[in-house]
RNA sequence: UGGUAGAGGCGCGGUCAUUAUCAGUAGCCGCCAUCACAUAAGGAGUCAGAGCUCUGGAUGGGGUGAAAGGAAGGAUCGCCGAAAUGGGAAACGGUUCUGAACGUUUUCUGUUGGGCUGGCGGAGAAUAUCCGCCGGACUGUCACAAAAUUUUGUGGAGCGCUAUCAU
Numbered sequence: 001u002g003g004u005a006g007a008g009g010c011g012c013g014g015u016c017a018u019u020a021u022c023a024g025u026a027g028c029c030g031c032c033a034u035c036a037c038a039u040a041a042g043g044a045g046u047c048a049g050a051g052c053u054c055u056g057g058a059u060g061g062g063g064u065g066a067a068a069g070g071a072a073g074g075a076u077c078g079c080c081g082a083a084a085u086g087g088g089a090a091a092c093g094g095u096u097c098u099g100a101a102c103g104u105u106u107u108c109u110g111u112u113g114g115g116c117u118g119g120c121g122g123a124g125a126a127u128a129u130c131c132g133c134c135g136g137a138c139u140g141u142c143a144c145a146a147a148a149u150u151u152u153g154u155g156g157a158g159c160g161c162u163a164u165c166a167u
Base pairs, nucleotide, nucleotide: 001166002165003164004163005162006161009080011079012078013077014076015075016074018072019071027064028063029062031061032060033059034058035057042055043054044053045052046100047099048098049097050096051095083112084111085110086109087108088107089106090105091104092103093102113139114138116136117135118134119133120132121131122130123129141156142155143154144153145152146151
């Protein structure tokens, strides 16, 4: 210098089915009442503008009544920059154009050793959960120093550490 194999632990991520929540919500009804009665108003197509298409009202009551995303544990698969996230670029998506946002995939680049937790902010139906920033104790690893010789303290980062093979 290159290869191989490993370790951290409530360790990371994917898939599948189930369950709760979403929610008695959205939607639907040839039902009731009031108002309106028209090619209109109104509504839908992510947001705004301009169009286009479809539809044909609002409120209350009654009846019926979901789903997606997110989540829990289980099974299973892949793993230890596992993975997460910020920024840039490209493609696709949802009615046409413009702008923006969002989602998925690919790629370039930056940050983060890891799980837990407090505060603030964001997403979310949510006090669930996830993400970001600042902090806290804990834990793994290496370096240095000390010492009661395997403990303490300080500091660093995974482009690291340990073992092993080759040069």
The RNA shown here (Lysine riboswitch aptamer) has 167 nucleotides and comes from a pig gut metagenome. Of the family's consensus pairs, 100% are formed in the model.